[in-house]
Predicted 3D model of a 74-nucleotide RNA (transfer RNA) from a Pseudomonadota bacterium. Rfam family: tRNA. Its family is annotated with triplet codon-amino acid adaptor activity in the Gene Ontology. The RNAcentral record of the sequence draws on ENA.
Formats: sequence, structure tokens, C1' cells
RNA sequence: GCGGGUGUAGUUCAGCUGGCUAGAACAUCAGUUUUCCAAACUGAGGGUCGCGAGUUCGAAUCUCGUCGCCCGCU
Repeated sequence: GCGGGUGUAGUUCAGCUGGCUAGAACAUCAGUUUUCCAAACUGAGGGUCGCGAGUUCGAAUCUCGUCGCCCGCU
């Protein structure tokens, strides 16, 4: 230098054939229960979907650029 993969909640990930409000589990916080803890149950908070731009009525999803990480080639 070239090619491929990947980036979404604190963590691990789903969603990626454009559509209604962006989700799950675990974790955190609160409540119920218990003498207390744990467990169980209920609820809540937490995201500029790596970043920038474009296309579109509408983008996590398509296009272009760019950055980090991983793999391969030269």
C1' cells in the first nucleotide's frame, strides 16, 4: 500500500431485506418480601447506533469519506 471482518446501554450482544417510540440478558439504583444478607418478584435510570457528509418523506440499516481494533496479502 491492497483486501476482508468489526464498532449499538456500564458489560456481552441482537436488530442491519430503510418505516411507526432502538431492544434483550447481566450489572446499577429503588420498592416488595426477610431479624439482616442472599435469592425471588416489580419498577426505574442509562444510547448523539465510532465520527463526518450524502441519498430519501423517512437511515442503526443504503452510498462516500474518515478513525480505532482484529485477520490476511504484498